[in-house]
RNA sequence: GCCCAGAUGGUGGAAUUGGUAGACACGCGGGACUCAAAAUCCCGUGAUAGCAAUAUCGUGAGAGUUCGAUUCUCUCUCUGGGCA
Numbered sequence: 001g002c003c004c005a006g007a008u009g010g011u012g013g014a015a016u017u018g019g020u021a022g023a024c025a026c027g028c029g030g031g032a033c034u035c036a037a038a039a040u041c042c043c044g045u046g047a048u049a050g051c052a053a054u055a056u057c058g059u060g061a062g063a064g065u066u067c068g069a070u071u072c073u074c075u076c077u078c079u080g081g082g083c084a
Base pairs, nucleotide, nucleotide: 001083002082003081004080005079006078007077010026011025012024019067027045028044029043030042031041032040046057047056048055049054060076061075062074063073064072
């Protein structure tokens, strides 16, 4: 230099003929159980603002297509692999 794959909450990891982003698990917070704990079970848990209802934003960065983009197209950054 060329080719391929990938980047999603605190962590791992789903969601693709474009249609509610974050299922599920871990972790964390609260509760039940216990003399107390562990284990187990139940509820909650992206961010910001707000007393709340709710609103806005959020899939590596920027742009494009579209009524609508994690998903399609282009450029760039980073990670892994291959070729030279």